[in-house]
Molecule: Guanidine-I riboswitch aptamer
Organism: Chloroflexota bacterium
RNA sequence: GAAGGGGGCCACUAGGGUUCCGCCGGCCGUUCGCCGGGUCCGGUCCGAGAGUGGCAAGCACGCACGGCGUGCCACACGGCGGGAGAAAAGCCCGGGAGAC
Numbered sequence: 001g002a003a004g005g006g007g008g009c010c011a012c013u014a015g016g017g018u019u020c021c022g023c024c025g026g027c028c029g030u031u032c033g034c035c036g037g038g039u040c041c042g043g044u045c046c047g048a049g050a051g052u053g054g055c056a057a058g059c060a061c062g063c064a065c066g067g068c069g070u071g072c073c074a075c076a077c078g079g080c081g082g083g084a085g086a087a088a089a090g091c092c093c094g095g096g097a098g099a100c
Base pairs, nucleotide, nucleotide: 008055009054010053011052012051015046016045020043021042022040023037024036025035026034027033058072059071060070061069062068063067075095077098081093082092083091
């Protein structure tokens, strides 16, 4: 100087749209239902590398050592564009391109 690694899972939240439910409007004599509305607070649903919590993994030390205990687990500005599912997003491309 260059390259690689810098990680996993679960729950939640910021956020997201509208498949289903609900809600609103309309149609049908009524019922069943049908059409439209997410510029409808919502429920289901999706959901963060740079948000929260937890669990494991890893590392250090110790122990009565098939395992257990304690501690550590830092930092992190970021497009355009594309992708997925019903659709969208802080999801995925992405600790990317780029900047410092």